Source information:
SAM riboswitch aptamer (S box leader) from a soil metagenome, 103 nucleotides, folded computationally. The sequence is in RNAcentral, with records from MGnify. Its mean pLDDT, the model's own confidence on a scale to 100, is 85.
[in-house]
């Protein structure tokens, strides 16, 4: 700096935690975390094409598009909800921050 209301799970080992934090509310002995295997999602990086711009030129930048063999990430619930501020209206809804995650 960009994105975060979409999408995508089976098996083995393991044996009580997990959802970042706090409060809720959930998930979990019909098996949590963690590790391993296989699979999948997505398209940030990388790759290909490339509007346009810059440059005397070589070339540089690059909206956007593509595919998925590489590097990450992800595969309960909107980042599960809220936390701070504002608006609206009566404890709900909306917007924006903060925090967090990923690149």
């Nucleotide at each position: 700096c960009a994105u975060c209301u979409a999408g995508a799970g089976g098996g083995g080992u393991g044996g009580a935690g997990g959802g970042a934090c706090u409060g809720g509310c959930c998930c979990g002995u019909u098996g949590a975390a963690a590790c391993c295997c296989c699979g999948g999602c997505a398209a940030c990086c990388a790759c290909u094409c490339g509007a346009a711009g810059c440059g005397a030129g070589a070339g540089c930048u690059g909206a956007g598009a593509g595919g998925a063999a590489g590097g990450u990430g992800c595969c309960a619930a909107u980042u599960c909800c809220a936390g701070c501020a504002g608006g609206u209206a009566u404890u709900g809804c909306c917007u924006g921050a903060c925090a967090g995650a990923u690149g």

It matches the Rfam family "SAM riboswitch aptamer (S box leader)". Gene Ontology term of the family: regulation of gene expression. Rfam describes the family as follows. The SAM riboswitch is found upstream of a number of genes which code for proteins involved in methionine or cysteine biosynthesis in Gram-positive bacteria.